[in-house]
RNA sequence: UGCAUGUUCAGAUAUUACCUUCGUAUAUCCUUAGGAAUAAGGCCUAAGAGUCUCUACCGGGUCGCCGUAAAUGACCUGACUAUGAAGGCAGGAGCUUUUUAU
Repeated sequence: UGCAUGUUCAGAUAUUACCUUCGUAUAUCCUUAGGAAUAAGGCCUAAGAGUCUCUACCGGGUCGCCGUAAAUGACCUGACUAUGAAGGCAGGAGCUUUUUAU
């Protein structure tokens, strides 16, 4: 002197709240336990699993199915949450124009 790493100091830049849209995650899905309802019903509670992921894991509707038993099926529709991006809004500054007052 150069390079690498770590630490400290200084400086610079970017972001910050809210709304909308879009991307990613997850399929608002899956596996169980206990309890509940019963054709005017088809749920409740808890656990697990799924996400480089916190949270959530449900609501409504339609059509089935179950002849009163313990089990629900298909489809449609709606998000929420985490994170990223874009746009908007709010706020600030500068410039220009118009109006009013002096």
Predicted 3D model of a 102-nucleotide RNA (Purine riboswitch aptamer) from Anaerobacillus sp.
Of the family's consensus pairs, 100% are formed in the model.
It was read from a public genome assembly, where an Rfam model found it.
Rfam family: Purine riboswitch aptamer. The family has 133 seed sequences and 4,097 matches in Rfam 15.1. Its Rfam clan is "Purine riboswitches". About the family: Riboswitches are metabolite binding domains within certain messenger RNAs that serve as precision sensors for their corresponding targets. Allosteric rearrangement of mRNA structure is mediated by ligand binding, and this results in modulation of gene expression. A class of riboswitches that selectively recognises guanine and becomes saturated at concentrations as low as 5 nM. In Bacillus subtilis, this mRNA motif is located on at least five separate transcriptional units that together encode 17 genes that are mostly involved in purine transport and purine nucleotide biosynthesis.
Model confidence (mean pLDDT): 76 of 100.